[in-house]
RNA sequence: AGAGUUUGAUCCUGGCUCAGAGUCAACGUUGGCGGCGUGCGUAACACAUGCAAGUCGAACGAGAACCAGGAAGCUUGCUUCCUGGGGACAGUGGCGAACGGGUGAGUAACACGUGAGUAAUCUGCCCUCGAGUGGGGAAUAACUUCGCGAAAGCGGAGAUAAUACCGCAUAACACUCUGAAGCAUAAGCUUUCAGAGUCAAAGCCCUUCGGGGCGCUUGAGGAUGAGCUCGCGGCCUAUUAGCUUGUUGGUAGGGUAACGGCCCACCAAGGCUUCGAUGGGUAGCCGGCCUGAGAGGGUGACCGGCCACACUGGGACUGAGAUACGGCCCAGACUCAUACGGGAGGCAGCAGUGGGGAAUCUUGCGCAAUGGGCGAAAGCCUGACGCAGCGACGCCGCGUGGGGUACGAAGGCCUUCGGGUUGUAAACCCCUGUCAGGCGGAACGAGAGUACGAACAAUCCUUGGGGCUGACGGUACCGCCAGAGGAAGCCCCGGCUAACUACGUGCCAGCAGCCGCGGUAAUACGUAGGGGGCAAGCGUUGCUCGGAUUUACUGGGCGUAAAGAGCGCGUAGGCGGCCAGGUAAGUCCGGUGUGAAAUUCCUCGGCUCAACCGAGGGCCCGCAUCGGAAACUACUUGGCUUGAGUCCAGGAGAGGAGGGUGGAAUUCCCGGUGUAGCGGUGAAAUGCGUAGAUAUCGGGAGGAACACCAGUGGCGAAGGCGGCUCUCUGGUCCAUUUCUGACGCUGAGGUGCGAAAGCCAGGGUAGCGAACGGGAUUAGAUACCCCGGUAGUCCUAGCUGUAAACGUUGGGCACUUGGUGUGGCGAUUGACCCCUUCCGUGCCGCAGUUAACGCAUUAAGUGCCCCGCCUGGGGAGUACGGUCGCAAGGCUGAAACUCAAAGGAAUUGACGGGGGCCCGCACAAGCGGUGGAGCAUGUGGUUCAAUUCGAUGCAACGCGAAGAACCUUACCCAGGCUUGAACUGUGGGAGACCACACCCUGAAAGGGGAAUGAGCCUGCUCGCAGGAAGCCAGUAGAGGUGCUGCAUGGCUGUCGUCAGCUCGUGUCGUGAGAUGUUGGGUUAAGUCCCGCAACGAGCGCAACCCUUGCCUUUAGUUGCCAGCGAGUUAUGUCGGGCACUCUAAGGGGACUGCCUCGGAUAACGGGGAGGAAGGUGGGGAUGACGUCAAGUCAGCAUGGCCUUUAUGUCCAGGGCGACACACGUGCUACAAUGGGCGGUACAGAGGGUUGCAAGACCGCGAGGUGGAGCUAAUCCCCAAAACCGUUCUCAGUUCGGAUCGCAGGCUGCAAUUCGCCUGCGUGAAGUUGGAAUCGCUAGUAAUCGCGGAUCAGCAUUGCCGCGGUGAAUACGUUCUCGGGCCUUGUACACACCGCCCGUCACAUCACGAAAGUUGGUCAUACCCGAAGUCGCUGAACUAACCCUUAGGGGAGGCAAGUGCCUAAGGUGUGGUCGAUGAUUGGGGUGAAGUCGUAACAAGGUAACC
Repeated sequence: AGAGUUUGAUCCUGGCUCAGAGUCAACGUUGGCGGCGUGCGUAACACAUGCAAGUCGAACGAGAACCAGGAAGCUUGCUUCCUGGGGACAGUGGCGAACGGGUGAGUAACACGUGAGUAAUCUGCCCUCGAGUGGGGAAUAACUUCGCGAAAGCGGAGAUAAUACCGCAUAACACUCUGAAGCAUAAGCUUUCAGAGUCAAAGCCCUUCGGGGCGCUUGAGGAUGAGCUCGCGGCCUAUUAGCUUGUUGGUAGGGUAACGGCCCACCAAGGCUUCGAUGGGUAGCCGGCCUGAGAGGGUGACCGGCCACACUGGGACUGAGAUACGGCCCAGACUCAUACGGGAGGCAGCAGUGGGGAAUCUUGCGCAAUGGGCGAAAGCCUGACGCAGCGACGCCGCGUGGGGUACGAAGGCCUUCGGGUUGUAAACCCCUGUCAGGCGGAACGAGAGUACGAACAAUCCUUGGGGCUGACGGUACCGCCAGAGGAAGCCCCGGCUAACUACGUGCCAGCAGCCGCGGUAAUACGUAGGGGGCAAGCGUUGCUCGGAUUUACUGGGCGUAAAGAGCGCGUAGGCGGCCAGGUAAGUCCGGUGUGAAAUUCCUCGGCUCAACCGAGGGCCCGCAUCGGAAACUACUUGGCUUGAGUCCAGGAGAGGAGGGUGGAAUUCCCGGUGUAGCGGUGAAAUGCGUAGAUAUCGGGAGGAACACCAGUGGCGAAGGCGGCUCUCUGGUCCAUUUCUGACGCUGAGGUGCGAAAGCCAGGGUAGCGAACGGGAUUAGAUACCCCGGUAGUCCUAGCUGUAAACGUUGGGCACUUGGUGUGGCGAUUGACCCCUUCCGUGCCGCAGUUAACGCAUUAAGUGCCCCGCCUGGGGAGUACGGUCGCAAGGCUGAAACUCAAAGGAAUUGACGGGGGCCCGCACAAGCGGUGGAGCAUGUGGUUCAAUUCGAUGCAACGCGAAGAACCUUACCCAGGCUUGAACUGUGGGAGACCACACCCUGAAAGGGGAAUGAGCCUGCUCGCAGGAAGCCAGUAGAGGUGCUGCAUGGCUGUCGUCAGCUCGUGUCGUGAGAUGUUGGGUUAAGUCCCGCAACGAGCGCAACCCUUGCCUUUAGUUGCCAGCGAGUUAUGUCGGGCACUCUAAGGGGACUGCCUCGGAUAACGGGGAGGAAGGUGGGGAUGACGUCAAGUCAGCAUGGCCUUUAUGUCCAGGGCGACACACGUGCUACAAUGGGCGGUACAGAGGGUUGCAAGACCGCGAGGUGGAGCUAAUCCCCAAAACCGUUCUCAGUUCGGAUCGCAGGCUGCAAUUCGCCUGCGUGAAGUUGGAAUCGCUAGUAAUCGCGGAUCAGCAUUGCCGCGGUGAAUACGUUCUCGGGCCUUGUACACACCGCCCGUCACAUCACGAAAGUUGGUCAUACCCGAAGUCGCUGAACUAACCCUUAGGGGAGGCAAGUGCCUAAGGUGUGGUCGAUGAUUGGGGUGAAGUCGUAACAAGGUAACC
């Protein structure tokens, strides 16, 4: 520090996800030790049991047990009594119990933090200083006794003490009141004086009797703690906008420690709030903690500060302090026990229990230390605390061994079978000794020191010496012993992200954080081996921050990605020109105070290190206050003119409102002329018209809109505004000055305007025209087209308030090269043009900017100010709520759920019922076919035991197959074989192993049997040994036309013989890419020329190759024969010759070379000459980058899988030949351009010895007999159409030949299924073929025959070739098909056979509405009203003090009663938030469902709002 993920690729926007750190954690799995920490986040749920706050006898009375002494009684060791000691339990009294400990429910608040104030206050114990502590009195508990009660407990009577209680005395600088002085001013304060009044006390202990100590009272000061007040600061929500009656203030009073509506009476009507009151939701706050570079964000466990609470609610008492966790009273819920009358209780103290939960510990030890309470002290108490226990919950540390040891054991795994890897890893050898274990010793913590102060007689404190005291703990630590012994797992290995193979599985099982893996070769699932990471842990899950500049203060945006409000005016607010003076709020500098400690950071130190702990420093970025500065902002004062406005003078304009008026056109009405149609469409029909339409002429009515001018012209803020004219009126521009003197800009709310449609009321209505009717179209057509047509469109007065209200671009100001149009004013000039200034409005372009497109002085550039808005897509501009509206609906505006994207711009392709250019037997023009018939053949289908398999649009279908009777053959049925029919290696065996013929059985294969022979090579001892081949049984392995052409090689088809496909360098672009290859011409061609940021090059094209056409050279047999000779009935038959033909080698020839015209002078094209041939002469071979997961595992090869007495192999028979049908490709025909018969002629290219076979003979013929010749320019196979003649005369025929019968021939082991041929007989369909469709542009089509491969045979029809005869037509490129180039649009990229929308049906999920039902919460009215404070009464009761005539009275107290307030409760009414609800509404998601085709191309009616 980034990465993955939208695309074919790219850049951008944007979300999602990951890597990091952290955690009071939990879960899975594993687990050796120690140290330090830490441990109910949920039910502030309920709690058994024990403990957690007591202490003081030196405040007081009484005083059991017990001890001692004495006395009495006597059962002589007991009882009772007295005295002294003793001191338990309980009581009076004092102090403490308000601390310490827990929890976070409540609380949005002066609760907390921070800083101030308190002149508005209190403060026990403690410290300092001053004064005092005299003298009296009356009670009461304990106790005794009586009584009530189950208990808890209570009451009466009697007795008694105090540091308990009460008067009196004394007393101040205390308090109250009055008066005076001073200070200050908001209430006041200070000091001093004078006067009046009021208020104290307690004793105890020690004593050397001198006194001392602890107390007590009072006053002042301090310290500590607390109360109250204020400034500032820190959550969400406006779908909460108004709240408030003790409310805000005043006066008097009450109350409090104290200010105060804190309370009350009266008076006034205030107070708070968009700088967010009120309401709702949530929440203890902070130091800190986590994260982060920081700013921030999150959080508030442990430790520390503050607050709040103590079963829930209310209340006071005591006290220095409480409205009191382990106190009291009342109400409520719950629990316990009860004698049913009444009672008791409160773990959110420490342990512990139940419950809840994913989840959180021992009913431990000790007061030794630290701290606290009481006490003079000893001491007691202390679940605070110190320790221990449990939990890998976290952090830290240690160990599980170290070294050596093989070109490398075994085993595992992989393998290309060679090996590799695990791996120095192990074994083995040599060591070490941590931890754990055993034995022994054994702590510190309770030690030491310094400074200040005080004191120096004694005492006390401090200090020194001696003694006692340790829960942890016989623990830490140390020593010794033994011995590698007891101690490693977890996750991951497709990318991100470090780490790869095998097997299993086969869209299954499963994985997954995101992208995504899995459908037979999975580095992604499971297992294994190996590897990577971390390590007593490792992973997973949850949560937080980070990455995320993805809420942007630091640090984002808004033309098209989400985002500028439809537009003005304007309030608050924000911001604001130039100069000068003042002030000092902001700002800046310095000082002071504070910012607790802990934490973080730095340094040093202590535990062996570390974690942890200690000390010092630093930090705490803040707040307050004092002083200073005055540039900027602000405030204030004065001035200025450039911003803004304004007077005067001109100008342009569809700016607005109202009135008047004009012509053209449509329609309608009247009349004339006129006759059969008009109208409408792609074509029609509905419609109109003989009752006279349309057309045409004249006249009239009425409404709406204003042609031409008209223009990226004008005006307006926007919406918008268009005949002419009048009236009223807004804005704006220019020019020269005048005046005001910052008056400005923006603008949350607010308010006004605001197209069309729509609504309300009243008019109006010519044309147009939703709805609606009809006609067409269509599969349908609730549409597009046509004929009609109502609202509406128009006017008036209102409402609505929205639009793709768009420049998809808020407003203002300033600055930043230019060019060119256009509107307006002005200047210039005699005038126009030119030039120029200002204001508008366009285009093109620089810098700059932008993701790109683009923008570019009219900014989307550079800056400033203000407003609005955005934060992934869908759900959704929806729901609910509010508000506006008559309604329609508008404004505001979510969530659940769901997806891993949705998007923008640009690129390359592909596609388009987009465009342009061009080509092709593509169409057209022609000729002949197919589609109809019969047959052949292939295919589909069906059938079958099997009809083997493959090929399937073009580009499968006379295809693989250049030839299925057996074989082939892969299929079926039946019978056999099992190392096998064929192959290789290996070790072993036998000598009747092997070889050959024979017999039996069998369909054969096979099985069984028996006779004969005695082999080959080497060595030698001549009979042995070894070997080769063969054989037998075995082994390793063979075999497979079994599967996968979607694992492959090779080969092939196709686009397409189309003209394309690319590269290097350069250049352009952020990039994908572009350029080159586009453009102008031209070509069959990316062929060539020219131009050009390109210049070159490669694969293709062309040429080179073959063949054919002309000539020539050479050669002359098997070919040829002109001339010569010979021979024959005849024939190159012979001699001879090589001239010709021909053969087969070489060469020439054609190149737009020549002429002319066109063209840019080029390329090239048109015409012509010559020439055998002319513009590539004809034909062939040759097939670029690639596409189709095209075809082929069955031609071959091959990975993987499957099979192994079978999916191998052998054999016989059958099948591949089936047959209701359908299709493709052909053959033969339908006839006279023909058929039959007869006669006559002419090829080429091939083939031939297992062969071709002549002549001859036989047969009607197929063929047979026989065999010359030929291993071939020698011999043979070997022509037909044509031509000549004749017949047939338009018919199912003398056409046609299918089918069937009979008889034959040939091949072959064998023609039944199932061959070919011949003869005779039979003589089917068919009379030119619907829709549709194929081939062909010249030696072509058509037509005629011939040959060959395969092959025993089988093709008159297939295939591959060959020659013979030999046409027609092409105007042309509109259309069909295919293709090429350029361009355009695109939501396509599996690429239009694409993409994609909505209803419906089904499943499922969340949400809304809903008659209602139900709960929480808040408010309010009334009723009732506990405890209690306060007030009133207080005749009952009443010790202290006072008076008294001693009876009593007074003062005071108290019971009781009563009043106000008031908790809980009750009744009623509302608000608000949930839960649930028959039914209902849309939405999301889901596999291949249904219906259509809306959108993306002109998407087939441009789309959209």
Background: Small-subunit ribosomal RNA from an uncultured prokaryote, 1505 nucleotides, folded computationally. The sequence is in RNAcentral, with records from ENA. It matches the Rfam family "Bacterial small subunit ribosomal RNA". The coordinates come from a structure-prediction model, not an experiment, and the mean pLDDT is 82.